The RNA shown here (c-di-GMP-I riboswitch aptamer) has 76 nucleotides and comes from a Bacillota bacterium. Its Rfam family is "c-di-GMP-I riboswitch aptamer". From the family's description: GEMM was predicted in a large-scale screen for bacterial structured RNA regulatory elements. The sequence was found by an Rfam model in a public genome assembly. Model confidence (mean pLDDT): 84 of 100. Lineage of the source: Bacteria > Bacillati > Bacillota.

């Protein structure tokens, strides 16, 4: 520098709950807290879903599927 992605090591992350706050709503942000993940890192590109004050449309959801982009060890 390339490949690889979990047998080992040292770890990340955080599901319902739940307390607080934001927000019309979805749901988002902190604190607790563990369901699980080898990309459960980003990105809202396409579908899905979900939500609005829903004509034209605007929001949310990456831990729904897909694609994109990025990446730590072993090991070659």
């Nucleotide at each position: 520098a390339u490949u690889g992605g979990g047998u080992a090591a040292g770890g990340g992350u955080a599901a319902a709950c739940u307390c607080a706050u934001c927000g019309c709503a979805a749901g988002g942000u902190g604190g607790g807290g563990g369901c699980a993940c080898a990309a459960a890192g980003c990105c809202a590109u396409g579908g899905g879903u979900c939500c609005g004050g829903c004509u034209g449309c605007g929001g949310a959801u990456c831990g729904c599927c897909a694609g994109g982009c990025u990446g730590c060890a072993a090991g070659a």